[in-house]
Transfer RNA from a Chloroflexota bacterium, 85 nucleotides, folded computationally. The source organism's lineage runs through Bacteria, Bacillati and Chloroflexota.

RNA sequence: GGUGGGGUGGCCGAGCGGUUAAUGGCACCGGUCUGUAAAACCGGCUCCCGGAAGGGAUUCACAGGUUCGAAUCCUGUCCCCACCA
Numbered sequence: 001g002g003u004g005g006g007g008u009g010g011c012c013g014a015g016c017g018g019u020u021a022a023u024g025g026c027a028c029c030g031g032u033c034u035g036u037a038a039a040a041c042c043g044g045c046u047c048c049c050g051g052a053a054g055g056g057a058u059u060c061a062c063a064g065g066u067u068c069g070a071a072u073c074c075u076g077u078c079c080c081c082a083c084c085a
Stems, first nucleotide, its partner, number of pairs: 001084007010026003018068001028044005046057004061077005
């Protein structure tokens, strides 16, 4: 340099153009249980308002584009993996 695959929350990993603030797991936080701890179970886990219900905002490497609507489709760039040279 070429070809193919990939980049998603703190981490790992799913993800049909609409039902996705984003399956699931781990970690973490609160609670139940326990003499204590672990395990197990319940709840929470982007940010803001709210006691809650709920409401709002911004998000999928980066920058553009298509579309009423994009993590998903298109273009360019960056990075990682495999193979070829």